[in-house]
Context: one part of a larger RNA
RNA sequence: GACGAACGCUGGCGGCGUGCCUAACACAUGCAAGUCGAACGGGGUAAAGCGAGACACUGUGUGCUUUAUUGCAGAUAACAGAGUGUUUUGCUUUGCCUAGUGGCGGACGGGUGAGUAAUGCGUGAGCAACCUACCGAAAAGUGGGGAAUAACGGCUGGAAACAGCCGCUAAUACCGCAUAGUAUACAUAUCUCGCAUGGGAUUUGUAUUAAAGAUUUAUCGCUUUUUGAUGGGCUCACGUCCGAUUAGUUUGUUGGUGAGGUAAUGGCUCACCAAGACCGCGAUCGGUAGCCGGGCUGAGAGGCUGAACGGCCACAUUGGGACUGAGACACGGCCCAAACUCCUACGGGAGGCAGCAGUGGGGGAUAUUGCACAAUGGAGGAAACUCUGAUGCAGCAACGCCGCGUGAGGGAUGAAGGUUUUCGGAUUGUAAACCUCUGUCCUCGGGGAAGAAUUUUGACGGUACCCGGGGAGGAAACUCCGGCUAACUACGUGCCAGCAGCCGCGGUAAUACGUAGGGAGUAAGCGUUGUCC
Repeated sequence: GACGAACGCUGGCGGCGUGCCUAACACAUGCAAGUCGAACGGGGUAAAGCGAGACACUGUGUGCUUUAUUGCAGAUAACAGAGUGUUUUGCUUUGCCUAGUGGCGGACGGGUGAGUAAUGCGUGAGCAACCUACCGAAAAGUGGGGAAUAACGGCUGGAAACAGCCGCUAAUACCGCAUAGUAUACAUAUCUCGCAUGGGAUUUGUAUUAAAGAUUUAUCGCUUUUUGAUGGGCUCACGUCCGAUUAGUUUGUUGGUGAGGUAAUGGCUCACCAAGACCGCGAUCGGUAGCCGGGCUGAGAGGCUGAACGGCCACAUUGGGACUGAGACACGGCCCAAACUCCUACGGGAGGCAGCAGUGGGGGAUAUUGCACAAUGGAGGAAACUCUGAUGCAGCAACGCCGCGUGAGGGAUGAAGGUUUUCGGAUUGUAAACCUCUGUCCUCGGGGAAGAAUUUUGACGGUACCCGGGGAGGAAACUCCGGCUAACUACGUGCCAGCAGCCGCGGUAAUACGUAGGGAGUAAGCGUUGUCC
């Protein structure tokens, strides 16, 4: 000088940052990855239209007869048909919601540093040995069929988790067929290039391979190929801590041939063959450790370090495994084993905070079970929009850095009080009182943003900021004063009590212990401890 600090005393405000370094210990609770109905069939709900039925009401219609709706009968009847209202049901259309099938995304974003001394990281190269969803550019195509299955319905088992059987149905789900080139494989010929294997372009032939529709008619999709971009994979060179009280290590080991596997090279794996390979320029073994850009310090060389921010890697209770997929051997997916916790009808099941908060525990020690998707970014969607503990903000903590304040000017009788004294004085000290002011912070009242891309939309926030009123009021401590090292006297104590970073102080006048007065330094901090230079 520095710190992700802690502890002691003290503590007014603001801005920007930072905040489990220990138990990769165990976790209650909530949230952290969904979305698309413009892929699909259902289900629910609401409205409209049409059809059918039931109920209620209204008015009409009957037989004989009369000039006459005149009379009689039927009648609280039966039947026919019409209208209105209510309601039930079926179909169609439309809006909304959605469990399921399907698509895309859950491989990003977020966390942690256990492991790893090299399958890592850093720098520089190579791949003529590779892949790349979505996105951009270009070319061509999108024809015609089929069989299922969830949902649903029925039945059954189970405490539950869930499972089984039968039956029905749709698709951008699944499967054939057609079409086919600059694709793939093989053959063929020509040209050309290269560091070896070899690469590139072109010709011809044979064989193989594709598709899906939706719609508001604007579009959005789907298939094949080429190319770009982005992201990855693999290989090589150099660098990358300590120990020799670790000197030999290795059998898929080292190489070859062939095969398998992979996107791809390769003992990556396997069969056979050879006996190699590494090592005193430190193999092997043991210990420690994520690496870097950077950070701290230093004139530099260097030393130490790897919190926050950014890049890479590894991990997701422990160990193993694969599935799906463009991409994982996958934190909030699956399977197996183990430990632990929970439920149980004892037969069997459920779980994984090193996501954000939060709890217990450990510890010298580290925060809210907050607000919002307004902005930035991400996923899905044609969009509206939905989701987003990423993120933006707020809360807590002097944990750090920076800024501000705790008043300014005048004021000598040098007041009182304190301390000291040689008793004259000296000092505290312009310090106070007192006078005149100011208003940063504060407080009260009023106004009030930018951040928003304008059609709408602001969590922060009635915040920042502005205007007015009030009033010195509410705001200073801590350490030190023998030398190093700025700052001195008195009293107490008497090798005691104590101090101390080093030298060293203290045994009767201690500037070194304790107290007081005075002084020095830093200041919302000051000291101590720890660690590094």
Record summary: This is a predicted structure of a 533-nucleotide part of an RNA (small-subunit ribosomal RNA, 5' domain) from an uncultured bacterium.